[in-house]
RNA sequence: GUCGAACAAGGGCAUAACCGUCGAGAGACGGCGACGCAAAGCCUCCGGUCCCAUUGCUCCAGCGAGCAACGGAUAGCGGGGUUGCCGGC
Numbered sequence: 001g002u003c004g005a006a007c008a009a010g011g012g013c014a015u016a017a018c019c020g021u022c023g024a025g026a027g028a029c030g031g032c033g034a035c036g037c038a039a040a041g042c043c044u045c046c047g048g049u050c051c052c053a054u055u056g057c058u059c060c061a062g063c064g065a066g067c068a069a070c071g072g073a074u075a076g077c078g079g080g081g082u083u084g085c086c087g088g089c
Stems, first nucleotide, its partner, number of pairs: 001089004012037002018031005035076001041082003045079003048074004054069006
């Protein structure tokens, strides 16, 4: 530098559910707990999916609903960037 479907070794992270806190919400954080993960380490640049407080437009008698914009979430949905343990070559 590269590969990881070899055999390992030392290990690592932590799904859902539940409890608490924050948030309009998606969801996040902490605790507990493990479904899984060779990057399930980190980063929203590209796409997907989710939210809709705010604004505009449309429908509705109204309650409310839909679309779009802006904004937000998801890195354990992919792509991409970047860093890394051990082992093989």
Molecule: c-di-GMP-I riboswitch aptamer
Organism: Povalibacter uvarum